[in-house]
The prediction has a mean pLDDT of 83. A computed fold for a 72-nucleotide RNA from Raphanus sativus, annotated as transfer RNA. It matches the Rfam family "tRNA". Rfam describes the family as follows. Transfer RNA (tRNA) molecules are approximately 80 nucleotides in length. It is annotated as a transfer RNA. Taxonomically the source falls in Raphanus (Eukaryota, Streptophyta, rosids, Brassicaceae). The sequence is in RNAcentral, with records from Rfam.

RNA sequence: GGGCCCUUAGCUCAGUGGUAGAGCGGUUGCCCGCAAAGUAAUUGGUCACCGGUUCGAAUCCGAUAGGGCCCU
Numbered sequence: 001g002g003g004c005c006c007u008u009a010g011c012u013c014a015g016u017g018g019u020a021g022a023g024c025g026g027u028u029g030c031c032c033g034c035a036a037a038g039u040a041a042u043u044g045g046u047c048a049c050c051g052g053u054u055c056g057a058a059u060c061c062g063a064u065a066g067g068g069c070c071c072u
Base pairs, nucleotide, nucleotide: 001071002070003069004068005067006066007065010024011023012022013021018055025043026042027041028040029039030038048064050062051061052060
């Protein structure tokens, strides 16, 4: 220098054009002598970033940034 892949909630990951979800975690109540466990509720995200396509974009296209792998 070139190619490919990844970037979504505090963490691990789904979601492949039509208003973004799960598990774990956090908070509060119940329970308990206190805690843990259990249980009920609740809490969460400009979908890395900028632009484009589209009636509509996390999703498609391009640029940038970060990370990983390969080639030279």